[in-house]
Molecule: Glycine riboswitch aptamer
Organism: Acidimicrobiaceae bacterium
């Protein structure tokens, strides 16, 4: 200098799962998992250490829409 990879920002695309009592407030039961968290663990790697999922568990957190929203792609800053 360039730039993989990592981080933030825009921008675009983006799943699942509902009913019922009720004037309302609210209330009951049932469901889903793609923020986050936690577990087992494939797998990284021959060993220890360590890191670790889209799997599992649903505390949270969804279940008209809105917002959110894993991941994917561009683009632009940082490193």
């Nucleotide at each position: 200098c360039a730039g993989a990879a990592c981080g933030c920002u825009g921008c675009a695309g983006g799943a699942g799962a509902g009913c019922c009592c009720g004037c309302g407030a609210g209330g009951g039961c049932g469901c889903c998992g793609a923020a986050g968290g936690a577990g087992c663990a494939a797998c990284c790697u021959c060993c220890c250490c360590g890191g670790a999922a889209a799997c599992u568990c649903u505390c949270a957190g969804g279940c008209c829409a809105a917002a959110g929203g894993a991941c994917u792609g561009c683009a632009g800053c940082g490193c």